[in-house]
Notes:
The RNA shown here (transfer RNA) has 72 nucleotides and comes from a marine eukaryotic metagenome. Its Rfam family is "tRNA". Rfam classes the family as a transfer RNA.

RNA sequence: GGGACUUAGCUCAGUCGGCUAGAGCGCCACGCUGGCAGCGUGGAGGUCAUGGGUUCGAAUCCCAUAGUCUCC
Repeated sequence: GGGACUUAGCUCAGUCGGCUAGAGCGCCACGCUGGCAGCGUGGAGGUCAUGGGUUCGAAUCCCAUAGUCUCC
């Protein structure tokens, strides 16, 4: 210098702009149970890496910056 990636505590979907941002695991509460395991129900948790731009509207498009991986 080229390319890819960054979304919940963890692993990831969602990326041809528009429902209110989601799943699994984990966490909390309650129920079943002899039981701290297991199963069921409910719940909390996110400035979508940061800043700016375009647009009526941005996780999604554009630019810059930072970080991670990779190629030379």